A computed fold for a 113-nucleotide RNA from Planctomicrobium piriforme, annotated as Glycine riboswitch aptamer. Taxonomically the source falls in Planctomicrobium (Bacteria, Planctomycetota, Planctomycetales, Planctomycetaceae). The model forms 89% of the base pairs in the Rfam consensus.
[in-house]
RNA sequence: ACAUACACUGUUGGAGAGUGACCCGGCCGUUCGCGGCCGUGUCCACCGAAGGGGCAACCCGCGGGCCUUUGCCCGCGGCGAAUCUCUCAGGUCCAAAGGACAACAGGGUUCCA
Numbered sequence: 001a002c003a004u005a006c007a008c009u010g011u012u013g014g015a016g017a018g019u020g021a022c023c024c025g026g027c028c029g030u031u032c033g034c035g036g037c038c039g040u041g042u043c044c045a046c047c048g049a050a051g052g053g054g055c056a057a058c059c060c061g062c063g064g065g066c067c068u069u070u071g072c073c074c075g076c077g078g079c080g081a082a083u084c085u086c087u088c089a090g091g092u093c094c095a096a097a098g099g100a101c102a103a104c105a106g107g108g109u110u111c112c113a
Stems, first nucleotide, its partner, number of pairs: 005109002008106006018044001020043003024039006045092003051088001052086003059078008
């Protein structure tokens, strides 16, 4: 000094689940009975890949038991991961938006030898 180790930015790709019901509001159409679409809200059903919560082994501490010893076992507590799990949040026609993650690129921060 170079890390793709970390975060950021840009580009590309990127799944799942309701065209649910009802009230209100707006727009359009109307045979003036109503119908269609959109937007909040409530309820039911569902999804998990923004975010968030939970945990196994290992390791550590304490207590007890076994053992000649190195050690082993049990209980409690701590640390402890995810694409697992919960579904708080978010999302559920298409589109848009969002999207864990992946690839490429850009500059930046900082180890070891």